[in-house]
Molecule: transfer RNA
Organism: Pseudobacillus badius
RNA sequence: ACCCAAUUAGUGUAAUGGUAACACAACGUUCUUCUAAAUCGUUAGACAAGGUUCGAAUCCUUGAUUGGGUG
Repeated sequence: ACCCAAUUAGUGUAAUGGUAACACAACGUUCUUCUAAAUCGUUAGACAAGGUUCGAAUCCUUGAUUGGGUG
């Protein structure tokens, strides 16, 4: 320099154009003499900027970061 892939909650991952889900974590409630466990609930998220579309995490373009490959 060129090619490929990835980027979603504090963490790890889903969702193949139609309300962003699950687990763990955090916080609160109940229970308990206390703690743990268990129960119920709450908080919290799309790498950036454009484009296409009635509608974009998803499709297209450019860029950023990370990883891999070729020379």